Predicted 3D model of a 400-nucleotide RNA (Bacterial RNase P class A) from Streptomyces lemnae. Model confidence (mean pLDDT): 77 of 100. It matches the Rfam family "Bacterial RNase P class A". Its family is annotated with tRNA processing, ribonuclease P activity and dimeric ribonuclease P complex in the Gene Ontology. The gene name in the source record is rnpB.
[in-house]
C1' cells in the first nucleotide's frame, strides 16, 4: 500500500418564517370549557417481522393424567428463552476466522433410485485355478464339475487399508504397522473431551432435518388483558310543594319490554381456556322477537430504566458509587418553505511532508444522500439500509 475477516458507531447541521402534540404557569373570557403568552420535553436501530422468552391483567385458591408443543455437546450469563459467552468434536479455509437441526443405528419400523453378480449377515458379469472331455493352424479355444473373491467393471456408497508369509489359484487363513472398535491402566480437565502405554475377537453401511426412543423444559388467554364512572327505555323506596288522593321536582337503590325451555342443594348453568379424572362457584341460565346506549377516565409510562466511573470476571456480565427523567397520541401530534453549510464521489489545478514506497491539505466545475415511522413495556433473533467512520487481527506486495 492492496486483498480479506472479525467487531463497533454515524447515517446530518445551523440559521430565519409559518405551523403541530403533552405537560407546568400565569392571563382572558365566561363556564366547568375556550382563546393568548412563555417554558421543560416530543419516533428508531432497526420503531418493521410478530418468530421466541418475560413483565402486567384475568381465568384462579389451584390438584393429577393422557393429548400436544419446545430444546438436544460441556460448562457459564440471565428475570427467562430457542439467546448470549468460553470451550470441546467434526467440517472448510494458506490464515485471521467461518459452518454445524451435535444424544440414540446394539428398542423397533421404513428408505438407499437408476446402474451394477451384490446395497446389509449381500455377491459371481468379466476374471484366476484344480480336475474331466472335445477340437486344433500347437498361439490356444469350446463345454462340464468343483475352489475363489486379492484383480478389472457398476455406483454417492461393496462387508477395513498397506506391504509380505502362505497357497493349485486365493482370502485376517496367518504376520507387521495403521485406522476403527471393545476392554484394563495412567496423566490432565469442573465437564464435554484430550494425550500416553497394554491386551483382543479381527472389523456385523448410510439415513432419526424419516417415523420413532432417550434426557430435560412448558396452565391458558391476552392491553380489542382488565377496571372506574355516566348514560339508556323502567320499576322501588325516602324527602319537598299542593291538595282530597291528582301532578311536579330531587336523592338513593337497581337495571329493558313480551313470550318459551330448564332449574333453584335429588344443582339448570358455569369454570380449571384440547380430553379425562377430580375439585370449586352456583339461583338463576339459555332461546325466540321488539327496543336503548356506543361516551369519558384509568391502564397509558420510575422501568430486569439510561448514561459515567471504579472493582471481579478470558467473557457473556456482575457489584459498588456517581448522576439523570429523555412522546404517550386515540381519526391519531414533531412539519411545511428559504437560505448557507457539511458528508462522499468524479473530473481539473495548486502547496506541503517524507531517505523512500507514499501521504497529507486548499481551490474550482458538477452529481448525491438510504432502509424506514410509537400506540402497555422489556430482553433477544431474523430482515432491510445511499453513504461513511474507528479499531483489532491475517494473507499478500513495495520502501527504509
Nucleotide at each position: 500500500c492492496g486483498a480479506g475477516c472479525c467487531g463497533g458507531c454515524c447515517g446530518g447541521a445551523c440559521g430565519g418564517u409559518c405551523g403541530c402534540g403533552u405537560c407546568a404557569a400565569g392571563a382572558u373570557c365566561a363556564u366547568u370549557g375556550a382563546u393568548c403568552u412563555u417554558g421543560c420535553c416530543g419516533a428508531g436501530g432497526a420503531a418493521c417481522g410478530u418468530c421466541c422468552g418475560g413483565g402486567c391483567u384475568c381465568c384462579a385458591c389451584a390438584g393429577g393424567g393422557c393429548a400436544g408443543g419446545g430444546u438436544g455437546g460441556u460448562g457459564g450469563g440471565u428475570a427467562a428463552c430457542g439467546c448470549c459467552c468460553a470451550c470441546c468434536c467434526g467440517g472448510g479455509g494458506u490464515g485471521a476466522c467461518c459452518c454445524g437441526c451435535g444424544g440414540g443405528a446394539c428398542a423397533g419400523u421404513g428408505c438407499c433410485a437408476c446402474a451394477g453378480a451384490g446395497a446389509a449377515c449381500a455377491g459371481a458379469c468379466c476374471g484366476c485355478c484344480g480336475g474331466g472331455g472335445g477340437c486344433c493352424u500347437c498361439g490356444g479355444c469350446c463345454c462340464c464339475c468343483g475352489g475363489u473373491a486379492a484383480g478389472g467393471g457398476u455406483g454417492a456408497a461393496a462387508c477395513g487399508g498397506u506391504g509380505g508369509u502362505g497357497u493349485a489359484a486365493g482370502a485376517g487363513a496367518c504376520c507387521a504397522c495403521c485406522a476403527g472398535c471393545g476392554c484394563c491402566c495412567g496423566a490432565g480437565g469442573u465437564g464435554a473431551c484430550u494425550c500416553g502405554g497394554g491386551c483382543g475377537g479381527c472389523u456385523c453401511g448410510g439415513u432419526a432435518a424419516a417415523c420413532c426412543c432417550c434426557a430435560c423444559c412448558c396452565g391458558g388467554a391476552g392491553c380489542a388483558a382488565g377496571g372506574u364512572c355516566a348514560a339508556a327505555a323502567g320499576g322501588g323506596a325516602c324527602c319537598c310543594c299542593g291538595g282530597a288522593u291528582g301532578u311536579g321536582g330531587g336523592u338513593c337503590c337497581u337495571g329493558c319490554g313480551c313470550g318459551g325451555a330448564c332449574g333453584u342443594u335429588c344443582g339448570a348453568g358455569g369454570g380449571c381456556u384440547g380430553c379425562c379424572c377430580g375439585c370449586c362457584c352456583g339461583a338463576g341460565u339459555c332461546c325466540g322477537c321488539g327496543g336503548g346506549u356506543a361516551g369519558a377516565c384509568c391502564g397509558c409510562a420510575c422501568g430486569a430504566g439510561g448514561c459515567c466511573g471504579g472493582c471481579g470476571g478470558c467473557a457473556a456480565c456482575g457489584c459498588c458509587g456517581g448522576u439523570c427523567c429523555u412522546a404517550g397520541a386515540u381519526g391519531g401530534a414533531u412539519g411545511g418553505c428559504c437560505g448557507u453549510c457539511u458528508c462522499u464521489c468524479c473530473g481539473g489545478c495548486c502547496g506541503c511532508c517524507g531517505c523512500g514506497a507514499g501521504g497529507c491539505g486548499a481551490c474550482c466545475g458538477g452529481a448525491c444522500g438510504a432502509c424506514a415511522g410509537a400506540a402497555c413495556c422489556c430482553g433477544g433473533c431474523g430482515u432491510a439500509c445511499a453513504g461513511g467512520c474507528c479499531g483489532a487481527c491475517u494473507c499478500g506486495u513495495c520502501u527504509g